[in-house]
Context: one part of a larger RNA
RNA sequence: GGCGUAUGGGGGAUGCCUUGGCUCCCAGAGAUGACGAAGGACGUGGUAAGCUGCGAAAAGCUGCGGGGAGGUGCAAACGACCAUUGAUCCGCAGAUGUCCGAAUGGGGAAACCUGGUGCCGUGAAGCGGCAUCGUUCCGGCUUAGGCCGGGACAGCUACCCGGGGAACUGAAACAUCUAAGUACCCGGAGGAAGAGAAAACAAUAGUGAUUCUGCAAGUAGUGGCGAGCGAACGCGGAAAAGCCCAAACCCCGUCACAUGUGGCGGGGGGUUGUAGGACCUGCAUAAAGUCAUACAAACGAAGUGGAACACGUUUGGAAAACGUGACCGGAGAGGGUGAAAGUCCCGUACACGUAAGGUUGUAUGAUUGGCGGGUAUCCUGAGUAGGGCGGGGCCGGAGAAACCCUGUCUGAAACUGCCAGCACCAUCUGGUAAGGCUAAAUACUACUGGGAGACCGAUAGUGAACAAGUACCGUGAGGGAAAGGUGAAAAGAACCGCAAGCAGCGGAGUGAAAAGACCCUGAAACCAUACGCCUGCAAGCGGUCGGAGUUCCGAUGUUACCAUCGGGAUGACGGCGUGCCUUUUGCAUAAUGAGCCUACGAGUUACUCCUCGCCAGCGAGCAUAAGUCCUUCAGGGACGAAUGCGGAGCGAAAGCAAGUCUGAAAAGGGCGUCAGAGUUGGCGGGGGUAGACGCGAAACCGGGUGAUCUACCCAUGGGCAGGUUGAAGUUCCGAUAAUCUCGGAAUGGAGGACCGAACCAGUACAGGUUGAAAACUGUUUGGAUGACCUGUGGGUAGGGGUGAAAGGCUAAUCAAACCCGGAGAUAGCUCGUACUCCCCGAAAUGUAUUUAGGUACAGCGUUGCCAAGUGAGUCAUGGAGGUAGAGCUACCAAUAGGGCUAGGGGGCUUCACCGCCUACCAACCCCUGAUGAACUCCGAAUGCCAUGACUUAAGCAGCAGCAGUGAGGCGGCGGGUGAGAAGGUCCGUCGCCGAGAGGGGAACAACCCAGACCAUCAGCUAAGGUCCCCAAGUAUAUACUAAGUUGAUAGAACGAGGUGGGAAUGCACAGACAGCUAGGAUGUUGGCUUGGAAGCAGCCAUUCAUUUAAAGAGUGCGUAACAGCUCACUAGUCGAGCGUUCCUGCGCGGAAAAUAAUCGGGCAUCAAGUAUAUCACCGAAGCUAUGGCCCCGGCACAACAGUGCUGGGGGGUAGGGGAGCAUUGUAGUGGCGCAGAAGGUGUUGCGCGAGCGAUGCUGGAGCAGCUACAAAAGCAAAUGUAGGCAUGAGUAACGAUAAUCACGGUGGAAAACCGUGACGCCGCAAGACUAAGGGUUCCUUGUUCAACGCUAAUCAGAACAGGGUUAGUCGGGACCUAAGGAUAAGCCGAGAGGCGAAUUUCGAUGGAAAGCCGGUUAAUAUUCCGGCACCUGUUUUAGUUGUGAUGGGGUGACGAAGAAGCGUAAGGGCUGCGUCCUGACGGAAUAGGACGUUGAAGUGCGUAGGCUGUGAGAGACCCAGGCAAAUCCGGGUUUUGAGCUGAGACACGAUAGUACACCAAAGCCUCCGGGCGGCGGUGAUAAUGCCCCCAAGCCAGCUUCCAGGAAAAGCCUCUAAACUACAGACUAAGACAGCCCGUACCGUAAACCGACACAGGUAGUCGAGGAGAGCAUCCUCAGGCGCUC
Repeated sequence: GGCGUAUGGGGGAUGCCUUGGCUCCCAGAGAUGACGAAGGACGUGGUAAGCUGCGAAAAGCUGCGGGGAGGUGCAAACGACCAUUGAUCCGCAGAUGUCCGAAUGGGGAAACCUGGUGCCGUGAAGCGGCAUCGUUCCGGCUUAGGCCGGGACAGCUACCCGGGGAACUGAAACAUCUAAGUACCCGGAGGAAGAGAAAACAAUAGUGAUUCUGCAAGUAGUGGCGAGCGAACGCGGAAAAGCCCAAACCCCGUCACAUGUGGCGGGGGGUUGUAGGACCUGCAUAAAGUCAUACAAACGAAGUGGAACACGUUUGGAAAACGUGACCGGAGAGGGUGAAAGUCCCGUACACGUAAGGUUGUAUGAUUGGCGGGUAUCCUGAGUAGGGCGGGGCCGGAGAAACCCUGUCUGAAACUGCCAGCACCAUCUGGUAAGGCUAAAUACUACUGGGAGACCGAUAGUGAACAAGUACCGUGAGGGAAAGGUGAAAAGAACCGCAAGCAGCGGAGUGAAAAGACCCUGAAACCAUACGCCUGCAAGCGGUCGGAGUUCCGAUGUUACCAUCGGGAUGACGGCGUGCCUUUUGCAUAAUGAGCCUACGAGUUACUCCUCGCCAGCGAGCAUAAGUCCUUCAGGGACGAAUGCGGAGCGAAAGCAAGUCUGAAAAGGGCGUCAGAGUUGGCGGGGGUAGACGCGAAACCGGGUGAUCUACCCAUGGGCAGGUUGAAGUUCCGAUAAUCUCGGAAUGGAGGACCGAACCAGUACAGGUUGAAAACUGUUUGGAUGACCUGUGGGUAGGGGUGAAAGGCUAAUCAAACCCGGAGAUAGCUCGUACUCCCCGAAAUGUAUUUAGGUACAGCGUUGCCAAGUGAGUCAUGGAGGUAGAGCUACCAAUAGGGCUAGGGGGCUUCACCGCCUACCAACCCCUGAUGAACUCCGAAUGCCAUGACUUAAGCAGCAGCAGUGAGGCGGCGGGUGAGAAGGUCCGUCGCCGAGAGGGGAACAACCCAGACCAUCAGCUAAGGUCCCCAAGUAUAUACUAAGUUGAUAGAACGAGGUGGGAAUGCACAGACAGCUAGGAUGUUGGCUUGGAAGCAGCCAUUCAUUUAAAGAGUGCGUAACAGCUCACUAGUCGAGCGUUCCUGCGCGGAAAAUAAUCGGGCAUCAAGUAUAUCACCGAAGCUAUGGCCCCGGCACAACAGUGCUGGGGGGUAGGGGAGCAUUGUAGUGGCGCAGAAGGUGUUGCGCGAGCGAUGCUGGAGCAGCUACAAAAGCAAAUGUAGGCAUGAGUAACGAUAAUCACGGUGGAAAACCGUGACGCCGCAAGACUAAGGGUUCCUUGUUCAACGCUAAUCAGAACAGGGUUAGUCGGGACCUAAGGAUAAGCCGAGAGGCGAAUUUCGAUGGAAAGCCGGUUAAUAUUCCGGCACCUGUUUUAGUUGUGAUGGGGUGACGAAGAAGCGUAAGGGCUGCGUCCUGACGGAAUAGGACGUUGAAGUGCGUAGGCUGUGAGAGACCCAGGCAAAUCCGGGUUUUGAGCUGAGACACGAUAGUACACCAAAGCCUCCGGGCGGCGGUGAUAAUGCCCCCAAGCCAGCUUCCAGGAAAAGCCUCUAAACUACAGACUAAGACAGCCCGUACCGUAAACCGACACAGGUAGUCGAGGAGAGCAUCCUCAGGCGCUC
């Protein structure tokens, strides 16, 4: 480490439960709000965080009613109280009701700030209290401002009406069309809304407002006549209800004028189509409706009464169980009670009861409200009806297009009229437009009460059973969780021990049981512990088959650890053996998916749709629908033929009809008749329409939310150490006639100038890359007075913005943001799709396709029905045919050689003619040869058709239901293509794989053998094998191979005395072949050529001849040429075979590749190779044998089923069919259960299986059998969802390498806490202040250490408790205005809304009155305290006086850069002085060192400097300007002549404070002598010296430049109206007044923005010393730190 067993941990499944949901039904209600709603904020309790209630009268107050004993909510505890003098509680009606919100005095960043008026405290400022003050419309009043009264505003689930109005999608693309007038936005209303009393339908008959409903009907229609869309008439029902004006005419009032007319107002009158009314005339005064009041009755809130049981030696913790015996029932619904209760409790049936209120009835009153005749005249709805153009609505898409609406242009008639009846016209019929109201039947449900469920039961059911729209996330719109259970009762564990302990653990105790609060049950993954067996020379889908040994249990025998038998655990060793799913021609594949476990997770539902089957009812008929009625009330029954289907067809139709149509036809033909059953319901298969099996887009559209990031812009503020260069201009000098011009010097200080910090950027490299960081760090680099950087406030918004332009940026998102919605968009695509058994079983082809991975039809599968018409095989016979082959003087086409020879070419012939030649081309013909898919004089085999016979027959055909398939692959054969390549591609045919296991082939879908129902330790074989691995022959016989060839897996041309066999031929005892010995000569050096050529460079040749046994005018080597050596040939020797050619078996070379040399290996040589032959054996899931299961056919018996006999069958993917198991619930039936249900966990039995029983333990209250029914009905996979747990792994890491160490203290424990000392780090910061932002983090000599802190922690920015923020002067408001926002009037716009500068309003980043020093707290201070100041206002007093504004004027009031002077603070230097200290020893004059030597605002003074003589100011006069006026401003004339501004210094302020000295608390140490310490108290003293350098300030100045540099209030002044000597103004003094908000703390950061105690980011102010130009850099002050392992 593995397996097993046991016991635990962990976890929270399962079972049971339900307070909560879901879906409905009945009834009610559909309320609210300026009398301040809905919804909130903040408060409110004795202690109070949350929820609930309530509102400063605050878990409540008052009255009335109910009720009757306990109360002070959830929710304990303590405390304090209330209650029979009636509390708490319940109902009704009131009171109170902060602030925000329509929000309404004004403003505003909702819950805040701040006004006017009146009254009050109170009395001027100031403060407080109460009341009131919005806009708009209508009405009334008003001379005008205006006043008074009434209404509206906002909210609310769905329903309703109206104004606007998409897209995805469907059409397999898309534009008309569809989706859809849907979603959504906007306006408006009601309990319903809308519609509504015919200018309607209809059709020669009629109906009689509207609405809703069942049919009509998926009809008529419409429609790229596609997809789709889709009426009406009429019929059956629900409910029913009808009315009022305008006008004519009459009367009255008023106004106008042509003085009898008109307008306006009021009253009467009148309201319709067989016309009516006015008018004339006659009759009548009723009934009925509506409203109000009174009375009566039933109803109606809280509520009241309400029958009947006991017992037990039973079980038990408990009785309701069990047993026994009773009882009630108008009540046996339901819930509770310690388990299962009609009679215990609450209730239930039934009965009773009333306030407010409304209902009904009656009475009274008010109000509305008639009938007839006549027909001369009058009236009867005008920019209307209608028409043209453009749209829209209807079933109707412009169509022949009626009807309705209207944007625009037009435009009637007047009852003898007009409109309609689907173009239009006529006849006829119906109606009477251009005014209005109208209940019911209908729609919906946020809300209230009651009730129901074959709905859920905590991953379910609402998102939410629980402090849930909470926590949390996001700038925002918006998104959005998890989380239930002790027990009957807290009886919630006293006490003891261990421990630092209020942790935890062990005892004890409670309880029926620890069920022990992490609490019912308590599964799995996962993690442990103990025991048995196994494992250290041995490799892998982890199993399966066999199995030694060890061990445990039982039995027997035996009495000792033994033997035997049975069973369990383990499993050495051996045989065989590459997971699952998906997708594929094909997967162990190195193709997809899954870490593991548990729970959840996908063909459902609706439809008077269509079709088929089964079952049932009725049947030439069948059935009702809506609705109505009854009832025991979501159930059931009855009624209800409207209507539908069927019963007759044919035709385009009229129409006719067992026929009809066509046609001249009685003809023919087509479709029918004849066969002959339908219909309704239930269930099932399939289709259609709906999201339609589940999950999944990229996108499109609508309405909103975002410029706290970023882009650009606007307004207002801020920032840029230091150094360098030296433009223009100016001055001087020189040159020059010159002041032009040129040169030089000085001055000057320009610049998208230079170097370089801050700041901004981001070049290169490195690091980082599960980071320190979702973009950073280190080093380096670019810009750094500019087109610069930056703060605050604001603007621009999604097909839009912004963009020095990269498709960049627009909140970590950009070729169209984000959020929600249409929405379950669509997805011919991918993935996934869940229990069992039985039967059959494909396809990857054809045709077509914007089609090719999709689909339709056919083909192939399956199931049922029907019939026996047929299927398959063999044989025989008879046929059709043009392939293989073959052939071609048999055609067509092509074709090699030769012959013959037309024709042609070429040459010759001096031209022409006639000719000749030709190794040129070449027809016909002849000879030889010979090709063809698209040649055939011929022509098979096989296949096909037919007939017959035989065999077989669940095989074929037809009809109907349901499919799947339409990617195929390999091998053989025949072909095309390709290269006679491909594991290529395209066909045909057969087989196999696909969907097929087994044996063989080493391994290996397809090859060979063979088709697996199950079992067997039986037999025979196939392919293939038989030396070992490895079952079977070291078999037999005969050959071959020598190459390890070969041993099944590629090998050629070519080469070779390898070797075996065969054939042919030659030589050979007259002596072959090979070897050895010898010869190999002569003419001649043949001739020619040549420098030479003699056999042998080359050429020529009848290469001849001679001698010979034989010898070439020479086969090679060789020489310059000869020479020389050889060969052919010959003789001798030897002694028997020797050559040549061809065919053939087996071998050799040719022969280079990638994991490992190898035939699968070892190995094998008369074989274990090769060939032939023979016998035997092995060998499979084949065949056989034995037993068993299932299916189908036949026969017999029997009849649902089954039994017997007999025959056949049972591989299987997609797929079809059949039969079952399990889960949840329902009904019926009969049961089980505390003496122990479900669930959990073992053991064991049964069933082919899904599964089902029995039993032990656990568990502690429910459960299940049978029959039938209904489903949220079965998981291993979907990168599935949620939770839990592993693995990686005790691994990486612990977030700047500025650094720690010692001692002491505390403590259970100290590297980290506290104290002390030392060391180190920062020091333009890592110090100090402050804005934003945060929101208590601040402080404690209070407590704590679970969690948080990357470790520990005694510590803390952690937890608990308590405390802390003090302002006339600081900041903001009660002041002002900028950008910009809001907005009256006004303008525009379907609506929402947009624009909008007026004496409107808000809005700082700007303008505008005033405070300093010191002290003090644990924590605040310019705020408290001390001292000394200042500002504004009110009032009083005194003095003076033209006062007076929302108007005029001035001021306020403004750029950049540069330069210089004065000069304070800060800093430095020198000296003096004060205090303390140091000096080796002695002494101390002196010397040295450290620290200190300080001091504000304000008031006074008015200096340096600046402006000004180019006139500071002042006086006088005049004036068409400043919208009126002006004494002011401005302009002009004139006189006069020095002022205005302004730091600093100095004086007062000034008895304050510091170093220091003395006294000294707490506390600490101690050697007990003392030492440290320093809260607090006391006390002083010392320069008012000099110098250097100089921020700020003087300075809003000066100089230069061009780009020419806010506004308003405030302040000063002037007058207007007005006021008159009141009021008011000014000056001085005194007194008084001075409100609201912020104020703690962090603030370059551990407190802000970055998910973190995060190496990042974050505006402004101060910012010391030495060196240095410097804020660079290094070292140090003050101060702060050592970065939490």